[in-house]
RNA sequence: GGAGGCGGCCGCUAUCAGGCUCCGACUAAGCCAUGCAAGUCUUACGGGGGCUUCGGCCUCCGUGGCGGACGGCUCAGUAACACGUGGCCAACCUACCCUCAGGACUGGGAUAACCCCGGGAAACUGGGGCUAAUCCCAGAUAGGUGCGGUCUCCUGGAAUGGGUCCGCACCCAAAGGGGGCUCUGCCCCGCCUGAGGAUGGGGCUGCGGCCGAUCAGGCAGUUGGUGGGGUAACGGCCCACCAAGCCUGUGACCGGUACGGGCUGUGGGAGCAGGAGCCCGGAGAUGGGGACUGAGACAAGGCCCCAGGCCCUAAGGGGCGCAGCAGGCGCGAAAAUUCCGCAAUGCGGGAAACCGUGACGGAGGGAGCCUGAGUGCUGCCUAAUGGCAGCUGUGGCCGGGUGUAAAAAGCCCGGUCUAGCAAGGGGAGGGCAAGGCUGGUGCCAGCAGCCGCGGUAAAACCAGCUCCUCGAGUGGCCGCCACUUUUAUUGGGCUUAAAGCGUCCGUAGCCGGCCUGGUAAGUGCCUGGUUAAACCCAGCAGAAAACUGCUGGAUUGCCAGGCAUACUGCCAGGCUAGGAGGCGGGAGAGGCCGAGGGUAUUCCCGGAGUAGGGGUAAAAUCCUGUAAUCCCGGGAGGACCACCAGUGGCGAAGGCGCUCGGCCAGAACGCGCUCGACGGUGAGGGACGAAAGCCAGGGGAGCGAAGGGGAUUAGAUACCCCCGUAGUCCUGGCCGUAAACGAUGCAGACUAGGUGUUGCACCGCUCUCGGGGCGGUGCAGUGCCGAAGGGAAACCGUUAAGUCUGCCGCCUGGGGAGUACGGCCGCAAGGCUGAAACUUAAAGGAAUUGGCGGGGGAGCACUACAAGGCGUGAACGCCUGCGGUUUAAUCGGAUUCAACGCCGGAAACCUUACCGGGGGAGACAGCAGGAUGAAGGUCAGGCUGAAGACCUUACCAGACGAGCUGAGAGGUGGUGCAUGGCCGUCGUCAGCUCGUGCCGUGAGGCAUCCUGUUAACUCAGGGAACGGGCGAGACCCGCAUCCCCAGUUGCUAAUGGACCCCGAAAGGGGUUCAUGCAAACUGGGGAGACCGCUGCCGUUUAAGGCAGAGGAAGGAGCGGGCGACGGCAGGUCGGUAUGCCCCGAAACCCCCGGGCCACACGCGGGCUGCAAUGGCAGGGACAGAGGGAUCCGACCCCGAGAGGGGAAGGUAAUCCCUAAACCCUGCCGUAGUUAGGAUCGAGGGCUGCAACUCGCCCUCGUGAAUAUGGAAUGCCCAGUAACCGCGUGCCACCAUCGCGCGGUGAAUACGUCCCUGCUCCUUGCACACACUGCCCGUCAACUCACCCGAGUUGAGCUUAGCUGAGGCGGGUCGAGUUGGCUCCGUAGAAGCUAAGCUCGACGAGGGGGG
Repeated sequence: GGAGGCGGCCGCUAUCAGGCUCCGACUAAGCCAUGCAAGUCUUACGGGGGCUUCGGCCUCCGUGGCGGACGGCUCAGUAACACGUGGCCAACCUACCCUCAGGACUGGGAUAACCCCGGGAAACUGGGGCUAAUCCCAGAUAGGUGCGGUCUCCUGGAAUGGGUCCGCACCCAAAGGGGGCUCUGCCCCGCCUGAGGAUGGGGCUGCGGCCGAUCAGGCAGUUGGUGGGGUAACGGCCCACCAAGCCUGUGACCGGUACGGGCUGUGGGAGCAGGAGCCCGGAGAUGGGGACUGAGACAAGGCCCCAGGCCCUAAGGGGCGCAGCAGGCGCGAAAAUUCCGCAAUGCGGGAAACCGUGACGGAGGGAGCCUGAGUGCUGCCUAAUGGCAGCUGUGGCCGGGUGUAAAAAGCCCGGUCUAGCAAGGGGAGGGCAAGGCUGGUGCCAGCAGCCGCGGUAAAACCAGCUCCUCGAGUGGCCGCCACUUUUAUUGGGCUUAAAGCGUCCGUAGCCGGCCUGGUAAGUGCCUGGUUAAACCCAGCAGAAAACUGCUGGAUUGCCAGGCAUACUGCCAGGCUAGGAGGCGGGAGAGGCCGAGGGUAUUCCCGGAGUAGGGGUAAAAUCCUGUAAUCCCGGGAGGACCACCAGUGGCGAAGGCGCUCGGCCAGAACGCGCUCGACGGUGAGGGACGAAAGCCAGGGGAGCGAAGGGGAUUAGAUACCCCCGUAGUCCUGGCCGUAAACGAUGCAGACUAGGUGUUGCACCGCUCUCGGGGCGGUGCAGUGCCGAAGGGAAACCGUUAAGUCUGCCGCCUGGGGAGUACGGCCGCAAGGCUGAAACUUAAAGGAAUUGGCGGGGGAGCACUACAAGGCGUGAACGCCUGCGGUUUAAUCGGAUUCAACGCCGGAAACCUUACCGGGGGAGACAGCAGGAUGAAGGUCAGGCUGAAGACCUUACCAGACGAGCUGAGAGGUGGUGCAUGGCCGUCGUCAGCUCGUGCCGUGAGGCAUCCUGUUAACUCAGGGAACGGGCGAGACCCGCAUCCCCAGUUGCUAAUGGACCCCGAAAGGGGUUCAUGCAAACUGGGGAGACCGCUGCCGUUUAAGGCAGAGGAAGGAGCGGGCGACGGCAGGUCGGUAUGCCCCGAAACCCCCGGGCCACACGCGGGCUGCAAUGGCAGGGACAGAGGGAUCCGACCCCGAGAGGGGAAGGUAAUCCCUAAACCCUGCCGUAGUUAGGAUCGAGGGCUGCAACUCGCCCUCGUGAAUAUGGAAUGCCCAGUAACCGCGUGCCACCAUCGCGCGGUGAAUACGUCCCUGCUCCUUGCACACACUGCCCGUCAACUCACCCGAGUUGAGCUUAGCUGAGGCGGGUCGAGUUGGCUCCGUAGAAGCUAAGCUCGACGAGGGGGG
């Protein structure tokens, strides 16, 4: 972050029906046109008009009565007795209604309507006149109220209540009307009084329910009293006087937010969040104030006033208040008809009929919610869209009934036709169900809650197809719950992840040992009351569901009564195990003060002495001839306290270390003498608190921030050196922090041990008796190791981080930030408390495997060093490859080791992939064309470098055809980051793994480690390992010794023969034949070497090492082949193979020419040299391994030579190609030479179609640089390096290249880990693309939110003052009422002024942060 549920809005889509307490609550309690929403009664009364069968009826106006305090709407305010719940009123009211008792007597008066006359635009209003009542007034009776008294009365827990009687004072009732009849009496509706009830209200009160302490003190009618006023009623509600109280850490006061509840959403629950609609209560009616009437109001459709807004106006004046129902504007993401009806339910009036009722009942609109149904089933045809047939039937259509106030819907019955009209939304990388499908795109466009996709094969973008899921719905956004034991009561934590206050004392609070008795507050049980209805649960009914109705339950709460008494509390009594005190001898760097001492450093004085001293890696600054350093003696001053000294002791912590003394304090042990729970913890609070720092005053030897100088360095505001100020020290006072750490709060209990050490007590042994030594036990402290257990692990483990208890503190992702603001403290520095905006998908802990380290240890290597040898690096010398540049093209690849004489073995054409030019080519299919002649061939002309390639013209010939669309062949076109295969490299390394087991929650570890040894994970011993595999080794090939077998093309000793040469001969030599296989050689097979033997070392024995003997050869004999698991996205698509992409008449194929060979440069590899160990000339000698058919070519001839002309032999142990350095002799004589051969000129030869670009060779001529190569760097340990040539590969020709071969033939080391690297063990890590890693801060640019800020400005609240509408009270005028006037008082709306508080906006500039 997602998955669930719920509320609001939005997108796409939508067939039918039922139900609902749904629908302008959220923002604007913003403003409203129009209509309606409260009237009724003629059986209270009067009058106007009309009608009349004269009984009266209808209608209108007014008086009067009752009702307009209900119903309906809304949620602004309110943190409050507003609400909820439970009580109380001995402090109250109640119209209409009910019950009971009693009563209604006698008089009087006014006024509206109406009539007349006026004012005004209107609203409305003035004057005169008439009149009635259930209108108003007076008197009477009944009665009431107050005061005083009386009683033996009543209720009650208690009289302040009620009642009886007496007195006084005051107040002081009534209404009639109509109708009926068994008609002068009853009945009905009303009226008055009293008592009671019912209903509705008023008041008081316990308890309960928001946030902020960066709001800690608040309060002036404030708290109480006395006496008044007022009210239905208590009360400081109001007033006068008096007193000085009252509230508050159980959060007063202040600020913010908010109607409260039943309930609603969610959740297993506890909870968390909400409280619109329905019900109960409250509050409001444009904002604010006020009273009147009344039973009831401070009154939504009443009145008065102020304010702001709107409207009318004749300008004088008037009017209005939809938060009622509709409807409009505005606001907004957001919400309906100016409908019907009083038929039902209810309400008001009425005797009733009835009237009224936007309450209500209905209808309309809305994808608001809940619920039901359907969109088909079967078979056949079809490649498929689809078609056909049959069946069923929701809805639709028709008719009838029922239904309704009237309709409509619905329901019931019947008929009818047709699958016809009815499926979408979201998703398919993971979480999360469903593609490893296709196309497009190419870090673009886009997706994405989160993680993350997209850079040419995208299961993630956009589409198609397919699939998944829900379905008349389905998705998105915002909010809430759950998920989250992620605020933890249930149910978390704090050594290292965030988190124990630096330490102690102690207030409130919380918690509290053993026994007994009492009480019954907590606690438990029982009973009763209450907990409205709706909601929730169960059952039943309406066909099911929703919904409605009925019945029952529940509603975890509160109250009352009763019972119980284990535990907790409270009261009383007792105890001693906790705690405290006392006594005893000892331990201790515990604290404060005083005194004394010691060594060293420095300085001064004196002596002695001479040239340096000091310092460092090395130096220099510095000191020193005015005599230093060094040595001796004396003195001054400050700081400190070696050894003892310990893993030791003491202290609460910080901290405490020379000796002695004084004062003070604490702990342990022992005794068990005293008290008797007096205890534990500890919010606030207080005290102590390292170093540095601050203030005042001293002191100042050494050291030493800052500062100065010298070095180092790219720099060096550092590390090193020489100086040196604050400070360090003392006295007094501040500060109050720290990695104040055991990163571990305090106290108590319990849970194995082992081994040190300190103190005390006891026991045993011993003693040269000392506080001696040794051993043991107990208690207290302090370390290490460890059982169980715990822990994420590291680790902890009776000194817990184990198991429990009590109390406190603290934590809740990282950054911003311990910052800002506010408050408190401080002289300051600063401390304590301590946010937010914004930003981020992690930050972090412990451990693991690697990698890395200018960490450690061990071992190893000539692509390491050391010791050497020879080189490279210099050569306007050359060859070759690369870069660069140039070019039409200089094709492409390879780039540290591990590209660069490499791919490719040296490219004239070819090769060839590049450039220029020319030409060719479409299998197959479709369409167009073609016997009116396709493609093809050809003379001439044109075009062209050339060409029947093409064009013109013409001829030959006879079936195909490239014009279009697809599709192919081919591609050295792209991708080595899509691949196979092969190769390089780590690696001339010694490693890499597996099975089982063991250990670990796991990653993983052990084995593979340790010791010794080896070239080696080679071997031996040990060990939770035991074994196995791939590597190493063994093995294979070559070489070295010997033996056996074999003998042609090889060899031929001995023997014999033939020929030739030398020689006088003897004899020698050569060739050849026979013979032979002896030796050599060749080929095959075997032996031999194993630390086997001796000595020493190694651990006594092992593996093994060193030396020796023997041996052709020793300790792997020498050289090679063979290259583990894997890494390097190493190299190769251009060797071949191959996915995908691309070209397809060109990026395919062919031809010609050019280029790959360019050249101002740079680099790599080599060749030749610079010479005398040489060069030149002449003569002489010895290989191995290879190769040979259009090939090797003996030999002969020609040529100065390259070479040419012939030519035997050879398909090859047969024939052919073959050495040079070397040796001998001579010359040269240190010279740019007789060194060196580049370059250039001339002539000639060879290969080849062809040597101009651009081959090789020969001869003559020319004769360049170069005189041993800077920094740096390569190879090599013996038949090696170096030097010398030979063969071969490629190949027509061309070798300074590659691969081989032999010849000559050294020097040095037998070590090391210093450099470069490798292996193993170990250690640290913030790295894991793995040190070319990671990462910090300033600066620059952009951006965002915030803080400070001279000030400017606005809103709200409070206080004070001023003005002051209207109300109330008083006064006055008036005969008096309505009322007028003026003044006063009182509270007081609104406005103004001032101050304060809170919040906001702007603000030059400043500041840090993301």